[in-house]
RNA sequence: UUGAAGAGUUUGAUCAUGGCUCAGAACGAACGCUGGCGGCAGGCCUAACACAUGCAAGUCGAACGCCCCGCAAGGGGAGUGGCAGACGGGUGAGUAACACGUGGGAACGUGCCCAAAGGUACGGAACAACUCCGGGAAACUGGAGCUAAUACCGUAUGUGCCCGAAAGGGGAAAGAUUCAUCGCCUUUGGAUCGGCCCGCGUCUGAUUAGCUAGUUGGCGGGGUAAUGGCCCACCAAGGCGACGAUCAGUAGCUGGUCUGAGAGGAUGACCAGCCACACUGGAACUGAGACACGGUCCAGACUCCUACGGGAGGCAGCAGUAGGGAAUAUUGCGCAAUGGAGGAAACUCUGACGCAGCGACGCCGCGUGGGUGACGAAGGCUUUCGGGUCGUAAAGCCCUGUCGGAAGGGAAGAAAAACGGAAUGGCUAACAUCCAUACCGCUUGACGGUACCUUCAGAGGAAGCACCGGCUAACUACGUGCCAGCAGCCGCGGUAAUACGUAGGGUGCUAGCGUUGUUCGGAAUCAUUGGGCGUAAAAGCGCGUGUAGGCUGCCAAUUAAGUCGGGUGUGAAAUCCCUGGGCUCAACCGAGGAAGUGCAUCCGAAACUAAUUGGCUAGAAGACGGCAGAGAAAGGUGGAAUUCCUAGUGUAGAGGUGAAAUUCGUAGAAAUUAUGAUGAAUACCGGUGGCGAAGCCGGCCUUCUGGACCGUUCUUGACGCUGAGACGCGAAAGCGUGGGGAGCAAACAGGAUUAGAUACCCUGGUAGUCCACGCUGUAAACGAUGGGUACUAGAUGUUGCAGGAAUUGACCCCUGCAGUGUCGACGCUAACGCAUUAAGUACCCCGCCUGGGAAGUACGGUCGCAAGAUUAAAACUCAAAGGAAUUGACGGGGGCCCGCACAAGCGGUGGAGCAUGUGGUUUAAUUCGAUGCAACGCGAAGAACCUUACCUGGGUUUGACAUCCUCUGACAUCCCUAGAGAUAGGGCUUUCCCUUCGGGGACAGAGAGACAGGUGCUGCAUGGCUGUCGUCAGCUCGUAUCGUGAGAUGUCGGGUUAAGUCCCUUAACGAGCGCAACCCUUAUCCCUAGUUGCCAUCAUUUAGUUGGGCACUCUAUGGAGACUGCCGGUGUUAAACCGGAGGAAGGCGGGGAUGACGUCAAGUCCUCAUGGCCCUUAUAUCCAGGGCGACACACGUGCUACAAUGGCCGGUACAGAGGGUUGCCAACCCGCGAGGGGGAGCUAAUCUCAGAAAGCCGGUCUCAGUUCGGAUUGAAGUCUGCAAUUCGACUUCAUGAAGCUGGAAUCGCUAGUAAUCGCAGAUCAGCAUGCUGCGGUGAAUACGUUCCCGGGUCUUGUACACACCGCCCGUCACAUCACGAAAGUGGGUUGUACUAGAAGCGCCAGCGCUAACCCGCAAGGGAGGCAUGGUGUAACGGUAUGAUCCAUGAUUGGGGUGAAGUCGUAACAAGGUAAC
Repeated sequence: UUGAAGAGUUUGAUCAUGGCUCAGAACGAACGCUGGCGGCAGGCCUAACACAUGCAAGUCGAACGCCCCGCAAGGGGAGUGGCAGACGGGUGAGUAACACGUGGGAACGUGCCCAAAGGUACGGAACAACUCCGGGAAACUGGAGCUAAUACCGUAUGUGCCCGAAAGGGGAAAGAUUCAUCGCCUUUGGAUCGGCCCGCGUCUGAUUAGCUAGUUGGCGGGGUAAUGGCCCACCAAGGCGACGAUCAGUAGCUGGUCUGAGAGGAUGACCAGCCACACUGGAACUGAGACACGGUCCAGACUCCUACGGGAGGCAGCAGUAGGGAAUAUUGCGCAAUGGAGGAAACUCUGACGCAGCGACGCCGCGUGGGUGACGAAGGCUUUCGGGUCGUAAAGCCCUGUCGGAAGGGAAGAAAAACGGAAUGGCUAACAUCCAUACCGCUUGACGGUACCUUCAGAGGAAGCACCGGCUAACUACGUGCCAGCAGCCGCGGUAAUACGUAGGGUGCUAGCGUUGUUCGGAAUCAUUGGGCGUAAAAGCGCGUGUAGGCUGCCAAUUAAGUCGGGUGUGAAAUCCCUGGGCUCAACCGAGGAAGUGCAUCCGAAACUAAUUGGCUAGAAGACGGCAGAGAAAGGUGGAAUUCCUAGUGUAGAGGUGAAAUUCGUAGAAAUUAUGAUGAAUACCGGUGGCGAAGCCGGCCUUCUGGACCGUUCUUGACGCUGAGACGCGAAAGCGUGGGGAGCAAACAGGAUUAGAUACCCUGGUAGUCCACGCUGUAAACGAUGGGUACUAGAUGUUGCAGGAAUUGACCCCUGCAGUGUCGACGCUAACGCAUUAAGUACCCCGCCUGGGAAGUACGGUCGCAAGAUUAAAACUCAAAGGAAUUGACGGGGGCCCGCACAAGCGGUGGAGCAUGUGGUUUAAUUCGAUGCAACGCGAAGAACCUUACCUGGGUUUGACAUCCUCUGACAUCCCUAGAGAUAGGGCUUUCCCUUCGGGGACAGAGAGACAGGUGCUGCAUGGCUGUCGUCAGCUCGUAUCGUGAGAUGUCGGGUUAAGUCCCUUAACGAGCGCAACCCUUAUCCCUAGUUGCCAUCAUUUAGUUGGGCACUCUAUGGAGACUGCCGGUGUUAAACCGGAGGAAGGCGGGGAUGACGUCAAGUCCUCAUGGCCCUUAUAUCCAGGGCGACACACGUGCUACAAUGGCCGGUACAGAGGGUUGCCAACCCGCGAGGGGGAGCUAAUCUCAGAAAGCCGGUCUCAGUUCGGAUUGAAGUCUGCAAUUCGACUUCAUGAAGCUGGAAUCGCUAGUAAUCGCAGAUCAGCAUGCUGCGGUGAAUACGUUCCCGGGUCUUGUACACACCGCCCGUCACAUCACGAAAGUGGGUUGUACUAGAAGCGCCAGCGCUAACCCGCAAGGGAGGCAUGGUGUAACGGUAUGAUCCAUGAUUGGGGUGAAGUCGUAACAAGGUAAC
């Protein structure tokens, strides 16, 4: 030091784990769209690639000579000489290093600068320039000659200095000048800068584990400014490394920068410090300083010039060019300022620097106008057509004047130096000059007429970009139709897309906005702060012994390494932060402070850690005495069983399975008896019993041996815990050698099973299993739980030992210690669960994990005989993978229960003919829909026309139908002509209603347009209605409680019921929709009423016909009645059940109506309604004819039959419920009949349809394709209707088909039911075997719930949730991607050995050459130097042989991903052989 946010995505839902993704900030950025102004910053991140051109380091005449110009003053030129070119500027290739950072150190140097002391004397010889003569294309260069100096050399002196123990020795200078100064030399000190050494810090890889020969040290030399193996000779054999040497890869380091709450992480542009480099490699020279960016030499590559002989060059300086790249600027101005070099200075130079230019690259600031203005304008978009919205937005009116434009004014940046003036001080003989100090004056601006100010005109010139499904602020329309496209993640798009494209609107930011890339954050997702490892959430080594290391009991003393406190030094500046300043503000700039958590050093403290010393006994160990045990090893030994051999008895089977067969057996099996042989394993005891570190260990005896436990005192005195490496042990299988081999049994063979069956089952059977020795080293080696110590409620078993009490004794009981189980509190856990044997609370040590797949794989290493083990990746790919628990669904899981579900019965269907519906086929059309149950005699309660939607043909176009407008008129009927008709033309007849007389209404015709119309599409856009599970008993809610939660409880359990019906229990208590009841009907009775109904009594009749009556039946209103109410038993004193009584009816009396929450995108747009889409001289509408009725065939639903319980004939009896005026139709007549005529009655308890039929009585037929059966066909008719051909029904006569009871399979029904018999109605002109109702006759059977189907409930498993019609695995085939292996091939880097050897430097020689110094009169000699030669070192290079990395390679191996491919069905349920 004020500082911390989350979200989306695995699931049907939940919690947790875990990855992926997003929101933030930043940038030397780039790209897309757009772009007004200014300020301040920044601008090759790539090719340390190559560079044209210009500039970037010169200066000094007050060091020197010469030449040129000039009268001179002065100026210019090249050269000698001095100083500077080691700074400034660039770049980051190399470097993992004392390179850098930080803090120290000693054995050093330091030009220019400062201070101090001293000196500056005397001589000498040359060489450039220059002149002459040459060589060369050039660069350049040779020879001869002249010459100066602050160039070079000698001598002297030498305070001090250097060497030396001392004596002694060595050793300097330069002058210029206007006489002031500036220089020069020696020495000392300082300052600055630099060289060297050390501690600490500084990336990744162990699939790099050993490295090292000048290597490590010593002695002595050499070398350097200086220490040092820096170099050399000799001696020694060291040095480094798991605290990571060596090797490989990557990288300039830091202050800082970005991010972050911080700790951290990433980074090292600009600015600043250090380092390294300058075409590549090597080398030295000069110098104070270099091994030197714009110097030299050599080698190499490249470029250029050339007269071919030879030369020149180095932009990683500033501009600029080519190239590379997504990408990065002007061949600008100026030295005015700041700074640098030279100079005494003026000044010169300065691509450092100051400015300008380019580019929104970034940060900051400003503007694009303000007010008013509703007809809410036009226009756009949208609309439910009313409107809404853009929107006060615009226009209009009133204002303002920033920026930009024009005009005018106009800074600061300038301080100086120099020069001039005058003053003071100093020097001096001097007030000349000169020097120093302060003052005045004068002069100097690239930017630039810039900033700034004033005036003028004028709203005039100045807004875009992205987004709008969720995350994430913002929604509509159209287009498109899994296409085009979008996408950061989840995911959108298959005809109503807020997700694509466009538009309108909106949201966000704004001269910018988005996208991409990168970094940090979020990510506690490597966890120091701050995570984990029972449940295959990813994760405890299979187990032990033990090295290093880490940690370590109690007491005391000392020290002060860690630790704590304080001081000092340092931690550069800039940056960040704070304060107050300067640009109008801000960005930006400058000032002061704080901070810099670090390092070093000094002082202090002594609790803790550490160290040392001394002690202790609670940890640990030992001694002694007991004790249990499948602990280990070796040797011996026993019985049971299997198998085999031998012999006996015995005869036809045995064995095996779901069933079989292979197999054994008449050559005698199996069975049985008796001997014998061999191998392996050890029944009972035997136990969540024991022992062991784990793996594991089981008859008995002996020997040897390890460990634990208990008890008691004594001894040692922390001797302890853990344990990287290391070492050892380590099931089964497997391997090697040699044995052994009874049983079992991979492989293999055969038999079955099967679609197949390389399996499951069966019969055989070899390795192996056993022993010895060796190897392997792995397992779900599991408690899926590393070891140690301490602490934290209990209850209850069991094993071992000890104690107590008791007992004759054995038990039993109590207590302690050590093991081994179960349950359980606190606590923990995602939950499940764990819980003194922790998964609790803590400490110590070790191992391991970081999304899924690829993969425990590849490569490399190590081990192994091999099999293989161990260590252990990546590319690529996915958005998940996985855990626990929840609700469902499902199971060839389990329990309980129900249902005509099965069973027990009765009758059918499936076979025949026909009817009807459907499929299919056909067709101009065979309109459309319905399709498992839950479509198929269904929509359709009735297709000849109509219906009708279909087809063919002919017509109409405001339309067949609705509303509005205008005009005209009644409309209509009837007739004629053409036509198939629709329709068209003509004619006859007729003149609506109301009225306030204006007109209005209804209807018809004509006209124009708004519109009509659509059985066209979408039932997957919908409403409504319906089916189905299912009349199954369920489905939920409120409050409460439990659970982190999804959820649970309630609703479960025990009984009971038709029922979630009721009772009891109960963390539940209540409630709702369902069940039941209330409703209708039926069964009994009563009251009321008595016509059209009824008739007992009284009359009467053919007849309830009539009188009469309303008792009865009946009708139709209202009541009664049934409630387990009563009795007995059972049951929990319950609910209820069983039996009984009474009763017309008894336990829901029978039947109906009534259908919970929901499921099936179930059905219906063709009943109706309706969104959207589509057609509009047609997909609308009218008409005629046809079709919906076709017919090889398949299926469903029915009718009629196959006959004698029957057919036929005759006679005869008894219903109920309905219908009827466009109707039902009586009597009577005609017809064989369908029917016709006829007309009474009836708007119906009155009349009528209307004869009910089966039944009963009598007769006949006599088992036959018939007197069964009636199809089909012929003929003749009847009726309806405009019409009966396609295509109606019926009648009569004739014809007389299939069919003799129906395969697999399958349907209905539990009582007034099935079966059987007829009757009526709706629809309807006509048409019924269908449908809906009605009554008549009227059974059989149900032991029971094992099984099939469906359902309910509880429970269990689950990898399912589109829910088993689920999920899902592997091979193969195809495409594609990355990777591995591979005969090899090509390249990079590098080691070793040898070779070779340029320049340079060292050493040696130096015969040749040689001015200074010495000797000498001289000649000459010497010293020294040069050339040259040799040698050492040494770059590029060469040869050989390794290592390592990369690329490539025919072929090959597995892996990933892909559309709906092929084959099977491995896994998930007991997944159909439990899985692993």